This is a predicted structure of a 74-nucleotide RNA (transfer RNA) from a Kofleriaceae bacterium. The organism belongs to Kofleriaceae, within Bacteria. Rfam family: tRNA. The family's RNA type in Rfam is transfer RNA.
């Protein structure tokens, strides 16, 4: 330098192909259960979807550039 994959709540990931309500598990907090803790049940908070621009009535999703991580090639 080129190519491929990835970046989404505190952690790990799905959703992207085919644009239209941002979700799952764990974790945090409140409540229940218990003598108590754990487990279990229940509720709740927490997201500029890496950054910028473009297309569109509408973008996590499509297009372009850039940044970061991993891998391959030179």
């Nucleotide at each position: 330098a080129g190519c491929g994959c990835g970046g989404u709540g505190g952690a790990g990931c799905a959703g992207g192909c085919u644009g239209g309500a941002a979700g799952c598990u764990c974790g945090g907090c409140g409540g229940g259960c218990u003598c108590a803790u754990a487990a279990c049940c229940u509720g709740u908070a927490g997201g500029u979807c890496g950054c910028a621009g473009g297309u569109u009535c509408a973008a996590a999703u499509c297009c372009u550039g850039c940044c970061c991580g991993c891998g391959c090639u030179a």